The RNA shown here (transfer RNA) has 71 nucleotides and comes from a Polyangia bacterium.
[in-house]
RNA sequence: GGGCUCGUGGCUCAACGGUAGAGUCUCGGUCUUGCAAACCGAGGAUGCGGGUUCGACUCCCGCCGGGUCCA
Numbered sequence: 001g002g003g004c005u006c007g008u009g010g011c012u013c014a015a016c017g018g019u020a021g022a023g024u025c026u027c028g029g030u031c032u033u034g035c036a037a038a039c040c041g042a043g044g045a046u047g048c049g050g051g052u053u054c055g056a057c058u059c060c061c062g063c064c065g066g067g068u069c070c071a
Base pairs, nucleotide, nucleotide: 001070002069003068004067005066006065007064010024011023012022013021018054025043026042027041028040029039030038047063048062049061050060051059
C1' cells in the first nucleotide's frame, strides 16, 4: 500500500429498509428481623461526514479505529 471483516447502552450481543431490543450493570420499589435470591419499575446506545429513499443500525461513497490475510 491492497483485499476481507467488525464498530449499537458501562460490558456482552440482537435488530426483512418501517416504534432500536435482550442479558448483565446502576438506581428505586415489593418481599425479609436483616442480607442474599426472586419479582416489578426506571436510567442509558447506532464511530464520524456525505448520498439514495416517503422512511437508513440496515443500501452506496469517503474518513477514523480494531482484527485478519497478502505485498
Annotation
Lineage of the source: Bacteria > Pseudomonadati > Myxococcota > Polyangia. It matches the Rfam family "tRNA". By type it is a transfer RNA. The coordinates come from a structure-prediction model, not an experiment, and the mean pLDDT is 81. The RNAcentral record of the sequence draws on ENA.